[in-house]
Molecule: transfer RNA
Organism: Candidatus Pacearchaeota archaeon
């Protein structure tokens, strides 16, 4: 070169056939403990990989680019 399939919170992951962006973990506070670490409660945290297009309405659907995986000459 070419085909797929992936890029959403600091990590690893959802989001039901376009209709409110979410969980675990990790972070901060509080309780609990003699103290810690566990547990329980609660708080924050995201231009969904970049630009454009379609829609009233895009993580989801079309384009083109970056990156990453795997395939095949």
């Nucleotide at each position: 070169g070419c085909c797929a399939c992936a890029g959403u919170a600091g990590u690893u992951c959802a989001a039901u056939u376009g209709g409110c962006a979410g969980a675990a973990u990790a972070g901060c506070g509080c309780a609990u403990u003699u103290g810690u670490a566990a547990u329980g409660c609660g708080c924050a945290g995201a231009u969904u990989g970049a630009g454009g297009g379609u829609u009233c309405a895009a993580g989801u659907c079309c384009c083109u680019c970056c990156u990453g995986u795997g395939g095949u000459c």